Source information:
The RNA shown here (transfer RNA) has 72 nucleotides and comes from a Nanobdellota archaeon. The RNAcentral record of the sequence draws on ENA. Its mean pLDDT, the model's own confidence on a scale to 100, is 84. Its Rfam family is "tRNA". Lineage of the source: Archaea > Nanobdellati > Nanobdellota.
RNA sequence: GGGGCUGUAGCUCACCGGGAGAGCAUCCGGCUGAAGACCGGUUGGUAGGGGGUUCGACUCCCCCCAGCCCCA
Repeated sequence: GGGGCUGUAGCUCACCGGGAGAGCAUCCGGCUGAAGACCGGUUGGUAGGGGGUUCGACUCCCCCCAGCCCCA
RNA backbone atom coordinates (compact mmCIF):
# COMPACT_ATOMS: atom_id res chain seq x y z
P G A 1 -0.88 3.83 3.59
O5' G A 1 -0.78 2.82 2.32
C5' G A 1 -0.68 3.36 1.00
C4' G A 1 -0.67 2.24 0.00
C3' G A 1 -1.91 1.36 0.00
O3' G A 1 -2.97 1.91 -0.73
C1' G A 1 0.00 0.00 0.00
P G A 2 -4.53 1.63 -0.30
O5' G A 2 -4.77 0.13 -0.78
C5' G A 2 -4.77 -0.21 -2.15
C4' G A 2 -4.96 -1.69 -2.34
C3' G A 2 -6.16 -2.29 -1.64
O3' G A 2 -7.37 -2.06 -2.32
C1' G A 2 -4.29 -3.64 -1.25
P G A 3 -8.74 -1.95 -1.48
O5' G A 3 -9.03 -3.44 -0.96
C5' G A 3 -9.29 -4.47 -1.89
C4' G A 3 -9.31 -5.81 -1.22
C3' G A 3 -10.32 -5.98 -0.10
O3' G A 3 -11.65 -6.19 -0.55
C1' G A 3 -8.26 -6.89 0.57
P G A 4 -12.91 -5.79 0.36
O5' G A 4 -12.95 -6.93 1.47
C5' G A 4 -13.19 -8.29 1.09
C4' G A 4 -13.03 -9.20 2.27
C3' G A 4 -13.89 -8.89 3.49
O3' G A 4 -15.21 -9.36 3.37
C1' G A 4 -11.68 -9.32 4.17
P C A 5 -16.41 -8.56 4.08
O5' C A 5 -16.24 -8.95 5.61
C5' C A 5 -16.37 -10.30 6.04
C4' C A 5 -15.98 -10.45 7.49
C3' C A 5 -16.71 -9.55 8.47
O3' C A 5 -18.00 -10.04 8.82
C1' C A 5 -14.42 -9.52 8.94
P U A 6 -19.14 -9.01 9.20
O5' U A 6 -18.68 -8.43 10.61
C5' U A 6 -18.61 -9.28 11.73
C4' U A 6 -17.94 -8.58 12.90
C3' U A 6 -18.60 -7.31 13.39
O3' U A 6 -19.71 -7.57 14.22
C1' U A 6 -16.28 -6.98 13.24
P G A 7 -20.91 -6.46 14.26
O5' G A 7 -20.29 -5.28 15.12
C5' G A 7 -19.77 -5.51 16.44
C4' G A 7 -19.18 -4.25 17.02
C3' G A 7 -20.17 -3.11 17.24
O3' G A 7 -19.87 -2.42 18.47
C1' G A 7 -18.40 -2.37 15.87
P U A 8 -20.78 -2.68 19.76
O5' U A 8 -22.26 -2.53 19.19
C5' U A 8 -22.85 -1.24 19.03
C4' U A 8 -24.34 -1.32 19.23
C3' U A 8 -24.79 -1.92 20.54
O3' U A 8 -24.72 -1.00 21.62
C1' U A 8 -26.05 -2.87 18.77
P A A 9 -24.26 -1.57 23.05
O5' A A 9 -25.57 -1.47 23.96
C5' A A 9 -26.08 -0.20 24.36
C4' A A 9 -26.53 -0.24 25.81
C3' A A 9 -25.54 -0.87 26.78
O3' A A 9 -25.57 -0.15 28.01
C1' A A 9 -27.60 -2.02 26.88
P G A 10 -24.41 0.92 28.34
O5' G A 10 -23.36 0.03 29.16
C5' G A 10 -22.16 0.64 29.69
C4' G A 10 -21.46 -0.34 30.60
C3' G A 10 -21.14 -1.67 29.96
O3' G A 10 -19.89 -1.68 29.32
C1' G A 10 -22.28 -2.02 32.01
P C A 11 -19.70 -2.43 27.86
O5' C A 11 -19.62 -3.97 28.27
C5' C A 11 -18.49 -4.50 29.00
C4' C A 11 -18.67 -5.97 29.23
C3' C A 11 -18.96 -6.80 28.00
O3' C A 11 -17.77 -7.17 27.31
C1' C A 11 -20.51 -7.34 29.68
P U A 12 -17.85 -7.51 25.71
O5' U A 12 -18.70 -8.86 25.64
C5' U A 12 -18.16 -10.08 26.13
C4' U A 12 -19.11 -11.23 25.84
C3' U A 12 -19.62 -11.31 24.42
O3' U A 12 -18.69 -11.93 23.55
C1' U A 12 -21.43 -11.56 25.92
P C A 13 -18.76 -11.61 21.94
O5' C A 13 -20.31 -11.47 21.73
C5' C A 13 -20.90 -11.84 20.50
C4' C A 13 -22.31 -12.35 20.74
C3' C A 13 -23.29 -12.07 19.63
O3' C A 13 -23.14 -13.02 18.59
C1' C A 13 -24.30 -11.57 21.72
P A A 14 -23.80 -12.70 17.16
O5' A A 14 -25.31 -13.10 17.42
C5' A A 14 -26.33 -12.59 16.61
C4' A A 14 -27.67 -13.00 17.15
C3' A A 14 -28.84 -12.60 16.27
O3' A A 14 -29.07 -13.55 15.27
C1' A A 14 -29.25 -11.92 18.51
P C A 15 -28.95 -13.13 13.75
O5' C A 15 -30.22 -12.19 13.53
C5' C A 15 -31.51 -12.63 13.93
C4' C A 15 -32.45 -11.45 14.12
C3' C A 15 -32.52 -10.50 12.93
O3' C A 15 -33.46 -10.94 11.97
C1' C A 15 -32.29 -9.29 14.96
P C A 16 -32.98 -11.57 10.57
O5' C A 16 -32.37 -10.32 9.79
C5' C A 16 -33.22 -9.24 9.43
C4' C A 16 -32.43 -8.19 8.68
C3' C A 16 -31.82 -8.70 7.37
O3' C A 16 -31.89 -7.67 6.37
C1' C A 16 -30.12 -7.93 8.84
P G A 17 -33.05 -7.86 5.26
O5' G A 17 -33.54 -6.36 5.24
C5' G A 17 -34.89 -6.06 5.15
C4' G A 17 -35.21 -4.83 5.98
C3' G A 17 -36.69 -4.57 6.19
O3' G A 17 -36.88 -3.94 7.47
C1' G A 17 -35.74 -2.78 5.03
P G A 18 -37.81 -4.82 8.49
O5' G A 18 -38.91 -3.78 8.95
C5' G A 18 -38.50 -2.65 9.74
C4' G A 18 -39.67 -1.69 9.95
C3' G A 18 -40.90 -2.27 10.62
O3' G A 18 -41.55 -1.22 11.34
C1' G A 18 -41.50 -1.56 8.49
P G A 19 -41.82 -1.28 12.85
O5' G A 19 -40.42 -1.70 13.59
C5' G A 19 -40.08 -1.04 14.80
C4' G A 19 -41.15 -1.29 15.86
C3' G A 19 -40.65 -1.55 17.25
O3' G A 19 -40.46 -0.35 17.97
C1' G A 19 -42.21 -3.21 16.68
P A A 20 -39.08 0.44 17.85
O5' A A 20 -38.06 -0.63 18.45
C5' A A 20 -37.28 -1.40 17.60
C4' A A 20 -36.56 -2.47 18.38
C3' A A 20 -36.62 -2.37 19.90
O3' A A 20 -37.79 -2.98 20.41
C1' A A 20 -34.39 -2.65 19.20
P G A 21 -37.95 -3.45 21.97
O5' G A 21 -37.31 -4.91 21.95
C5' G A 21 -36.91 -5.57 23.14
C4' G A 21 -36.36 -6.92 22.81
C3' G A 21 -35.59 -7.60 23.94
O3' G A 21 -36.46 -8.27 24.83
C1' G A 21 -34.34 -7.71 21.95
P A A 22 -35.97 -8.58 26.31
O5' A A 22 -35.03 -9.85 26.16
C5' A A 22 -35.54 -11.09 25.70
C4' A A 22 -34.45 -12.13 25.60
C3' A A 22 -33.61 -12.32 26.87
O3' A A 22 -34.24 -13.17 27.81
C1' A A 22 -32.18 -12.16 25.00
P G A 23 -33.99 -12.97 29.36
O5' G A 23 -32.53 -13.52 29.62
C5' G A 23 -32.21 -14.88 29.40
C4' G A 23 -30.72 -15.11 29.48
C3' G A 23 -30.03 -14.53 30.72
O3' G A 23 -30.16 -15.36 31.86
C1' G A 23 -28.81 -13.94 28.80
P C A 24 -30.33 -14.69 33.28
O5' C A 24 -28.89 -14.03 33.58
C5' C A 24 -27.77 -14.85 33.74
C4' C A 24 -26.48 -14.05 33.70
C3' C A 24 -26.35 -12.95 34.74
O3' C A 24 -26.01 -13.43 36.03
C1' C A 24 -25.68 -12.12 32.64
P A A 25 -26.58 -12.66 37.31
O5' A A 25 -26.02 -11.17 37.17
C5' A A 25 -24.65 -10.90 37.39
C4' A A 25 -24.32 -9.45 37.10
C3' A A 25 -25.05 -8.41 37.94
O3' A A 25 -24.48 -8.25 39.23
C1' A A 25 -25.13 -7.78 35.68
P U A 26 -25.39 -7.88 40.47
O5' U A 26 -25.95 -6.41 40.16
C5' U A 26 -25.06 -5.31 40.09
C4' U A 26 -25.83 -4.02 39.87
C3' U A 26 -26.96 -3.76 40.83
O3' U A 26 -26.49 -3.20 42.06
C1' U A 26 -27.67 -3.33 38.62
P C A 27 -27.18 -3.68 43.43
O5' C A 27 -28.64 -3.07 43.33
C5' C A 27 -28.84 -1.67 43.29
C4' C A 27 -30.30 -1.35 43.04
C3' C A 27 -31.30 -2.07 43.92
O3' C A 27 -31.45 -1.48 45.19
C1' C A 27 -31.99 -2.21 41.67
P C A 28 -31.92 -2.42 46.44
O5' C A 28 -33.44 -2.77 46.13
C5' C A 28 -34.41 -1.73 46.11
C4' C A 28 -35.79 -2.27 45.75
C3' C A 28 -36.25 -3.48 46.54
O3' C A 28 -36.72 -3.16 47.84
C1' C A 28 -36.69 -3.82 44.24
P G A 29 -36.56 -4.31 49.00
O5' G A 29 -37.61 -5.43 48.58
C5' G A 29 -39.00 -5.16 48.60
C4' G A 29 -39.79 -6.24 47.92
C3' G A 29 -39.71 -7.63 48.51
O3' G A 29 -40.49 -7.79 49.70
C1' G A 29 -39.53 -7.78 46.17
P G A 30 -40.04 -8.92 50.76
O5' G A 30 -40.36 -10.31 50.03
C5' G A 30 -41.69 -10.65 49.69
C4' G A 30 -41.74 -11.96 48.95
C3' G A 30 -41.16 -13.16 49.68
O3' G A 30 -42.06 -13.69 50.66
C1' G A 30 -40.42 -13.16 47.44
P C A 31 -41.48 -14.21 52.07
O5' C A 31 -40.56 -15.47 51.71
C5' C A 31 -41.14 -16.61 51.10
C4' C A 31 -40.07 -17.61 50.72
C3' C A 31 -39.07 -17.93 51.81
O3' C A 31 -39.55 -18.93 52.72
C1' C A 31 -37.90 -17.46 49.82
P U A 32 -39.45 -18.73 54.29
O5' U A 32 -37.87 -18.77 54.55
C5' U A 32 -37.12 -19.95 54.31
C4' U A 32 -35.68 -19.75 54.62
C3' U A 32 -35.35 -19.06 55.94
O3' U A 32 -35.42 -19.95 57.03
C1' U A 32 -34.06 -18.10 54.22
P G A 33 -36.18 -19.48 58.42
O5' G A 33 -35.26 -18.29 58.95
C5' G A 33 -35.73 -17.42 59.98
C4' G A 33 -34.59 -16.67 60.58
C3' G A 33 -33.66 -15.97 59.58
O3' G A 33 -34.15 -14.71 59.24
C1' G A 33 -32.37 -17.21 61.15
P A A 34 -34.16 -14.25 57.71
O5' A A 34 -32.61 -14.02 57.37
C5' A A 34 -31.91 -12.94 57.95
C4' A A 34 -30.43 -13.05 57.70
C3' A A 34 -30.03 -13.20 56.23
O3' A A 34 -29.96 -11.96 55.56
C1' A A 34 -28.87 -14.78 57.56
P A A 35 -30.31 -11.86 54.00
O5' A A 35 -29.08 -12.64 53.28
C5' A A 35 -27.83 -12.02 53.16
C4' A A 35 -26.75 -13.01 52.76
C3' A A 35 -26.94 -13.64 51.38
O3' A A 35 -26.53 -12.80 50.31
C1' A A 35 -26.38 -15.30 52.96
P G A 36 -27.25 -12.90 48.88
O5' G A 36 -26.77 -14.34 48.31
C5' G A 36 -25.41 -14.55 47.93
C4' G A 36 -25.15 -16.01 47.64
C3' G A 36 -25.99 -16.61 46.52
O3' G A 36 -25.48 -16.32 45.23
C1' G A 36 -26.01 -18.05 48.38
P A A 37 -26.49 -16.03 43.99
O5' A A 37 -27.21 -17.45 43.78
C5' A A 37 -26.48 -18.57 43.28
C4' A A 37 -27.31 -19.83 43.38
C3' A A 37 -28.66 -19.79 42.67
O3' A A 37 -28.56 -20.07 41.28
C1' A A 37 -28.95 -20.61 44.84
P C A 38 -29.46 -19.26 40.21
O5' C A 38 -30.96 -19.62 40.61
C5' C A 38 -31.42 -20.95 40.48
C4' C A 38 -32.79 -21.11 41.10
C3' C A 38 -33.85 -20.14 40.60
O3' C A 38 -34.41 -20.53 39.36
C1' C A 38 -33.91 -20.19 42.94
P C A 39 -34.91 -19.43 38.31
O5' C A 39 -36.21 -18.82 39.01
C5' C A 39 -37.34 -19.64 39.23
C4' C A 39 -38.44 -18.85 39.89
C3' C A 39 -38.77 -17.51 39.27
O3' C A 39 -39.59 -17.60 38.12
C1' C A 39 -38.59 -17.25 41.61
P G A 40 -39.49 -16.54 36.95
O5' G A 40 -40.18 -15.24 37.56
C5' G A 40 -41.57 -15.28 37.87
C4' G A 40 -42.02 -14.00 38.52
C3' G A 40 -41.64 -12.71 37.81
O3' G A 40 -42.48 -12.41 36.71
C1' G A 40 -41.17 -12.51 40.11
P G A 41 -41.88 -11.65 35.45
O5' G A 41 -41.58 -10.18 36.01
C5' G A 41 -42.65 -9.28 36.21
C4' G A 41 -42.26 -8.13 37.09
C3' G A 41 -41.38 -7.07 36.47
O3' G A 41 -42.10 -6.16 35.66
C1' G A 41 -40.54 -7.62 38.60
P U A 42 -41.29 -5.43 34.47
O5' U A 42 -40.30 -4.44 35.23
C5' U A 42 -40.81 -3.39 36.04
C4' U A 42 -39.70 -2.59 36.67
C3' U A 42 -38.74 -1.92 35.71
O3' U A 42 -39.26 -0.73 35.17
C1' U A 42 -37.51 -2.94 37.46
P U A 43 -38.76 -0.25 33.70
O5' U A 43 -37.28 0.25 33.94
C5' U A 43 -37.02 1.29 34.87
C4' U A 43 -35.54 1.48 35.07
C3' U A 43 -34.75 1.65 33.80
O3' U A 43 -34.79 2.98 33.32
C1' U A 43 -33.66 0.09 35.21
P G A 44 -35.08 3.24 31.72
O5' G A 44 -33.66 2.96 31.03
C5' G A 44 -32.50 3.61 31.52
C4' G A 44 -31.29 2.77 31.24
C3' G A 44 -31.02 2.50 29.77
O3' G A 44 -30.33 3.60 29.17
C1' G A 44 -30.79 0.50 31.02
P G A 45 -31.06 4.36 27.90
O5' G A 45 -30.26 3.81 26.65
C5' G A 45 -28.87 3.51 26.74
C4' G A 45 -28.33 3.23 25.38
C3' G A 45 -28.72 4.27 24.32
O3' G A 45 -27.59 4.79 23.65
C1' G A 45 -29.36 2.05 23.67
P U A 46 -27.57 6.33 23.20
O5' U A 46 -27.87 6.36 21.63
C5' U A 46 -29.19 6.24 21.15
C4' U A 46 -29.41 7.19 20.02
C3' U A 46 -28.62 6.88 18.74
O3' U A 46 -29.33 5.96 17.94
C1' U A 46 -28.36 9.17 19.32
P A A 47 -28.66 5.07 16.82
O5' A A 47 -28.10 3.78 17.56
C5' A A 47 -26.76 3.71 17.99
C4' A A 47 -26.19 2.31 17.79
C3' A A 47 -25.60 2.08 16.41
O3' A A 47 -24.50 1.19 16.56
C1' A A 47 -27.35 0.55 16.78
P G A 48 -23.42 0.99 15.39
O5' G A 48 -22.22 1.95 15.78
C5' G A 48 -21.92 2.17 17.18
C4' G A 48 -20.80 3.18 17.31
C3' G A 48 -20.97 4.42 16.48
O3' G A 48 -21.77 5.39 17.13
C1' G A 48 -18.84 3.54 16.11
P G A 49 -22.81 6.31 16.23
O5' G A 49 -21.88 7.33 15.48
C5' G A 49 -21.14 8.31 16.22
C4' G A 49 -20.39 9.22 15.29
C3' G A 49 -21.19 9.76 14.11
O3' G A 49 -22.02 10.86 14.43
C1' G A 49 -19.13 8.95 13.35
P G A 50 -23.41 11.07 13.61
O5' G A 50 -22.95 11.53 12.17
C5' G A 50 -22.28 12.76 11.98
C4' G A 50 -21.78 12.92 10.57
C3' G A 50 -22.82 12.80 9.46
O3' G A 50 -23.62 13.97 9.31
C1' G A 50 -20.92 11.56 8.88
P G A 51 -25.14 13.78 8.75
O5' G A 51 -24.95 13.37 7.21
C5' G A 51 -24.48 14.33 6.27
C4' G A 51 -24.12 13.69 4.94
C3' G A 51 -25.26 13.06 4.15
O3' G A 51 -26.06 14.02 3.47
C1' G A 51 -23.45 11.58 4.17
P G A 52 -27.62 13.65 3.17
O5' G A 52 -27.56 12.48 2.08
C5' G A 52 -27.06 12.75 0.79
C4' G A 52 -26.91 11.47 -0.02
C3' G A 52 -28.22 10.75 -0.36
O3' G A 52 -28.88 11.33 -1.45
C1' G A 52 -26.60 9.18 0.39
P U A 53 -30.48 11.17 -1.58
O5' U A 53 -30.73 9.62 -1.84
C5' U A 53 -30.33 9.02 -3.05
C4' U A 53 -30.72 7.55 -3.08
C3' U A 53 -32.18 7.28 -2.78
O3' U A 53 -33.00 7.45 -3.91
C1' U A 53 -30.79 5.81 -1.54
P U A 54 -34.41 8.24 -3.79
O5' U A 54 -35.31 7.27 -2.91
C5' U A 54 -35.60 5.95 -3.34
C4' U A 54 -36.20 5.15 -2.22
C3' U A 54 -37.36 5.81 -1.48
O3' U A 54 -38.58 5.71 -2.17
C1' U A 54 -35.86 4.83 0.07
P C A 55 -39.52 7.03 -2.34
O5' C A 55 -40.02 7.26 -0.87
C5' C A 55 -40.78 8.41 -0.54
C4' C A 55 -41.44 8.23 0.81
C3' C A 55 -40.54 7.69 1.91
O3' C A 55 -39.78 8.71 2.54
C1' C A 55 -42.53 6.44 1.87
P G A 56 -38.26 8.42 2.82
O5' G A 56 -38.31 7.30 3.95
C5' G A 56 -38.84 7.59 5.23
C4' G A 56 -39.00 6.33 6.05
C3' G A 56 -37.74 5.54 6.29
O3' G A 56 -36.97 6.07 7.36
C1' G A 56 -39.48 4.08 5.62
P A A 57 -35.38 6.11 7.23
O5' A A 57 -34.95 4.59 7.27
C5' A A 57 -35.32 3.77 8.38
C4' A A 57 -34.19 2.82 8.75
C3' A A 57 -32.93 3.51 9.23
O3' A A 57 -32.28 2.66 10.18
C1' A A 57 -32.45 2.29 7.29
P C A 58 -32.31 3.00 11.71
O5' C A 58 -31.22 2.01 12.35
C5' C A 58 -29.86 2.36 12.43
C4' C A 58 -28.99 1.13 12.45
C3' C A 58 -28.88 0.41 11.12
O3' C A 58 -27.90 0.99 10.27
C1' C A 58 -29.25 -1.13 12.90
P U A 59 -28.11 1.00 8.65
O5' U A 59 -28.38 -0.53 8.27
C5' U A 59 -27.32 -1.47 8.34
C4' U A 59 -27.84 -2.86 8.06
C3' U A 59 -28.24 -3.09 6.60
O3' U A 59 -27.82 -4.37 6.18
C1' U A 59 -30.09 -3.50 8.04
P C A 60 -26.51 -4.51 5.23
O5' C A 60 -26.89 -3.73 3.90
C5' C A 60 -27.55 -4.37 2.83
C4' C A 60 -27.68 -3.44 1.63
C3' C A 60 -26.51 -2.50 1.39
O3' C A 60 -25.44 -3.15 0.68
C1' C A 60 -28.51 -1.27 1.27
P C A 61 -23.94 -2.73 0.91
O5' C A 61 -23.84 -1.33 0.15
C5' C A 61 -23.96 -1.25 -1.26
C4' C A 61 -23.78 0.17 -1.74
C3' C A 61 -22.54 0.90 -1.20
O3' C A 61 -21.36 0.58 -1.92
C1' C A 61 -24.42 2.29 -0.97
P C A 62 -19.94 0.59 -1.17
O5' C A 62 -19.63 2.15 -1.00
C5' C A 62 -19.45 2.97 -2.14
C4' C A 62 -19.24 4.41 -1.73
C3' C A 62 -18.17 4.65 -0.67
O3' C A 62 -16.85 4.64 -1.21
C1' C A 62 -20.10 5.88 -0.13
P C A 63 -15.63 4.14 -0.29
O5' C A 63 -15.41 5.37 0.70
C5' C A 63 -15.01 6.63 0.18
C4' C A 63 -15.04 7.69 1.26
C3' C A 63 -14.26 7.37 2.53
O3' C A 63 -12.86 7.58 2.39
C1' C A 63 -16.37 8.23 3.11
P C A 64 -11.83 6.65 3.20
O5' C A 64 -12.01 7.16 4.72
C5' C A 64 -11.70 8.49 5.05
C4' C A 64 -12.20 8.85 6.44
C3' C A 64 -11.68 8.00 7.57
O3' C A 64 -10.36 8.34 7.98
C1' C A 64 -13.99 8.28 7.83
P C A 65 -9.39 7.23 8.61
O5' C A 65 -10.04 6.95 10.03
C5' C A 65 -10.10 7.96 11.01
C4' C A 65 -10.76 7.47 12.27
C3' C A 65 -10.19 6.18 12.83
O3' C A 65 -9.00 6.37 13.58
C1' C A 65 -12.55 6.07 12.84
P A A 66 -7.88 5.21 13.56
O5' A A 66 -8.52 4.09 14.50
C5' A A 66 -8.77 4.37 15.87
C4' A A 66 -9.48 3.23 16.54
C3' A A 66 -8.88 1.85 16.31
O3' A A 66 -7.77 1.59 17.16
C1' A A 66 -11.21 1.73 15.99
P G A 67 -6.62 0.55 16.61
O5' G A 67 -7.29 -0.88 16.80
C5' G A 67 -7.64 -1.34 18.09
C4' G A 67 -8.42 -2.64 18.02
C3' G A 67 -7.76 -3.75 17.23
O3' G A 67 -6.75 -4.44 17.96
C1' G A 67 -10.02 -3.59 16.60
P C A 68 -5.51 -5.11 17.14
O5' C A 68 -6.15 -6.38 16.43
C5' C A 68 -6.66 -7.44 17.19
C4' C A 68 -7.36 -8.47 16.32
C3' C A 68 -6.55 -9.01 15.16
O3' C A 68 -5.61 -10.02 15.54
C1' C A 68 -8.69 -8.43 14.40
P C A 69 -4.26 -10.22 14.69
O5' C A 69 -4.77 -10.84 13.31
C5' C A 69 -5.35 -12.12 13.27
C4' C A 69 -5.93 -12.43 11.91
C3' C A 69 -4.96 -12.39 10.73
O3' C A 69 -4.14 -13.55 10.64
C1' C A 69 -6.95 -11.27 10.15
P C A 70 -2.72 -13.47 9.90
O5' C A 70 -3.07 -13.35 8.35
C5' C A 70 -3.69 -14.42 7.68
C4' C A 70 -4.07 -14.04 6.25
C3' C A 70 -2.93 -13.56 5.38
O3' C A 70 -2.12 -14.62 4.86
C1' C A 70 -4.78 -12.12 5.13
P C A 71 -0.60 -14.36 4.47
O5' C A 71 -0.66 -13.41 3.18
C5' C A 71 -1.18 -13.89 1.96
C4' C A 71 -1.21 -12.81 0.91
C3' C A 71 0.11 -12.10 0.66
O3' C A 71 0.99 -12.84 -0.19
C1' C A 71 -1.62 -10.50 0.85
P A A 72 2.55 -12.74 0.03
O5' A A 72 2.89 -11.25 -0.40
C5' A A 72 2.75 -10.84 -1.77
C4' A A 72 2.95 -9.35 -1.92
C3' A A 72 4.27 -8.80 -1.39
O3' A A 72 5.34 -9.00 -2.31
C1' A A 72 2.48 -7.44 -0.63